[in-house]
Context: one part of a larger RNA
RNA sequence: GGAUGAACGCUAGCGGCGUGCCUAACGCAUGCAAGUCGAACGAGAAAGUCCUCUUCGGAGGGCGAGUACAGUGGCGAACGGGUGAGUAACACGUUGGUGACCUGCCCCGAGGCGGGGGACAACCGUGGGAAACCACGGCUAAUACCCCAGAUGUCUAAGUGUUUAGAAAACUUAGACUAAAGUUCCGUCGCCUCGGGAGGGGCCUGCGGGCUAUCAGCUUGUUGGUGGGGUAAUGGCCUACCAAGGCAAAGACGGUUAGGGGGCGUGAGAGCGCGACCCCCCACAAUGGAACUGAGACACGGUCCAUACUCCUACGGGAGGCAGCAGCGAGGAAUAUUGCCCAAUGGGGGAAACCCUGAGGCAGCAACGCCGCGUGGAUGAUGAAGGCCUUCGGGUUGUAAAAUCCUUUUCUGAGGGACGAUAAUGACGGUACCUCAGGAAUAAGUCCCGGCUAACUACGUGCCAGCAGCCGCGGUAAAACGUAGGGGGCGAGCGUUAUCC
Numbered sequence: 001g002g003a004u005g006a007a008c009g010c011u012a013g014c015g016g017c018g019u020g021c022c023u024a025a026c027g028c029a030u031g032c033a034a035g036u037c038g039a040a041c042g043a044g045a046a047a048g049u050c051c052u053c054u055u056c057g058g059a060g061g062g063c064g065a066g067u068a069c070a071g072u073g074g075c076g077a078a079c080g081g082g083u084g085a086g087u088a089a090c091a092c093g094u095u096g097g098u099g100a101c102c103u104g105c106c107c108c109g110a111g112g113c114g115g116g117g118g119a120c121a122a123c124c125g126u127g128g129g130a131a132a133c134c135a136c137g138g139c140u141a142a143u144a145c146c147c148c149a150g151a152u153g154u155c156u157a158a159g160u161g162u163u164u165a166g167a168a169a170a171c172u173u174a175g176a177c178u179a180a181a182g183u184u185c186c187g188u189c190g191c192c193u194c195g196g197g198a199g200g201g202g203c204c205u206g207c208g209g210g211c212u213a214u215c216a217g218c219u220u221g222u223u224g225g226u227g228g229g230g231u232a233a234u235g236g237c238c239u240a241c242c243a244a245g246g247c248a249a250a251g252a253c254g255g256u257u258a259g260g261g262g263g264c265g266u267g268a269g270a271g272c273g274c275g276a277c278c279c280c281c282c283a284c285a286a287u288g289g290a291a292c293u294g295a296g297a298c299a300c301g302g303u304c305c306a307u308a309c310u311c312c313u314a315c316g317g318g319a320g321g322c323a324g325c326a327g328c329g330a331g332g333a334a335u336a337u338u339g340c341c342c343a344a345u346g347g348g349g350g351a352a353a354c355c356c357u358g359a360g361g362c363a364g365c366a367a368c369g370c371c372g373c374g375u376g377g378a379u380g381a382u383g384a385a386g387g388c389c390u391u392c393g394g395g396u397u398g399u400a401a402a403a404u405c406c407u408u409u410u411c412u413g414a415g416g417g418a419c420g421a422u423a424a425u426g427a428c429g430g431u432a433c434c435u436c437a438g439g440a441a442u443a444a445g446u447c448c449c450g451g452c453u454a455a456c457u458a459c460g461u462g463c464c465a466g467c468a469g470c471c472g473c474g475g476u477a478a479a480a481c482g483u484a485g486g487g488g489g490c491g492a493g494c495g496u497u498a499u500c501c
Base pairs, nucleotide, nucleotide: 001501002500003499004498006497007496008495009494010493013373014372015371016370017369018368019366020365021331026329027328028327030326031325032324035075036074037073040072041071048063049062050061051060052059053058082284083283084282092208093207094206096204097203098202101201102200103199106197107196108195109194110193111192112191114148115147116146117145123138124137125136126135127134128133153177154176155175156174157173158172159171160170210256211255212254217247218246219245222244223243224242225241226240227239228238229237259281260280261279262278263274264273265272266271286307287306288305289304290303309320310319311318312317337363339362340361341360345359346357347356348355349354376406377405378404379403386397387396388395389394411438412437413436414435415434416433420428445490446489447488448487449486450471451470452469456485457484458483459482460481466473467472
């Protein structure tokens, strides 16, 4: 000098675009953040209103409405959002491999969709419980569940067979394995099987990227083999048996630190430091463990168990998990609103209308950063007054002010008024922007002035009070302390502190 997710002191007019718990992965009140489909299915209110009857209490019927709530079923909830605790590892980056694999929705191609059955919720009844919730009996539907038949097909086994280091393919034989409809649409949307694709993922692998030898030996599922299990799949991944191996000074093992990368800062570069915001990957979801469902999880707002903590309780038993968005307490030098909207972009569901979406779009707060603009312009000497200095002549503040003329960026008031959205639909927003009117009006500070280092005098103080980044100033004329005048730097900022180059 540059830089920062900064903080602190003094100061502060506006706008645009960004950024904003770096500390306690500390604890959390409250609200919201994942639902949707009636064109899969059964069932099905109420308020209100209208009509009729009425013993004036009410009863029945229509609309509300096949609506709401709840239930079965499907898809989604594994995405999106957060955090960086753990991890020195195939976690990441990059290069290959998969002849060892999977893939819902989407796209392309081929074929099929026959027949039958029994339940369980909801609902009704009974009962238990303070509650959370639960038990028993009865009824019922389906694109829920089950059974039979059936093949071009798939899988398994055996054989033929080509290519390979090692097989899929192709052919033959035997066995096993499928289907579900709905419609206010009848052209649709779906269902089953097979083949291919796209996108996504699993696994393996060469190489690369911390510190420490004041860590030198480490290892028994350890290293390899065979059989078996398990998985979508290879594999000590697991298991039984057999062998005794495997790693290490090119650093094993241990300790310590740390999410990795694209990138960011600095630097002429080499390098050094960093990994906030944005993008990709990984890991985690109070702590530890486990599986279930599913195409996909070992699952942040799912389940079970244990632990700690908090809450409710009728003491028998229950409920909870903000490292989602706001917000609260605590910690800290320090970091924001319990805002608006689904209008746009994107996502889930749905045939659609539409619903949901704290993703996202916006607004609010903060000079936290970058960029831009303004705080007026021109003329103006008798160099006014005042201040300060003085050798008392004067010098300086200083064209600075006043004054005259001008302008209106800003500001205030009034009017018009978007793009973003398309026939319609705009949270932002009567915002941006435009026009008119008014009036220099609403707007300057901060640090420094001994040398480094641009900028000097006076007074006060007297090794005191104080300054200080280093050298060093201060003990009676201090350009170094304090104040004033003057000056220098930067400027809505200026200094200080911390950290990196």